[in-house]
RNA sequence: GGGUGCUUAGCUCAGGGGUAGAGCGUCGCCCUUACAAGGCGAAAGUCGGAGGUUCAAAUCCUCUAGCACCCACCA
Repeated sequence: GGGUGCUUAGCUCAGGGGUAGAGCGUCGCCCUUACAAGGCGAAAGUCGGAGGUUCAAAUCCUCUAGCACCCACCA
């Protein structure tokens, strides 16, 4: 320098144009003598950033940042 993949809740990930979800974790209540397990409920993300297309973008296009890997170059 070229290419591929990834970036979404505290963590691990889904969602492939029509109001953002799950598991784990956290908090509250129930249960228990108590703890764990279990049950019910709640909080938490303007989807890495910017621009474009569209009636409508996490999703499609362009640019850009970070991370991982492959190739090339140099030595």
Overview:
Predicted 3D model of a 75-nucleotide RNA (transfer RNA) from Candidatus Oxydemutatoraceae bacterium WSBS_2016_MAG_OTU14. It matches the Rfam family "tRNA". The family's RNA type in Rfam is transfer RNA. Rfam links the family to the GO term triplet codon-amino acid adaptor activity. Model confidence (mean pLDDT): 83 of 100. The RNAcentral record of the sequence draws on ENA. The organism belongs to Candidatus Oxydemutatoraceae, within Bacteria.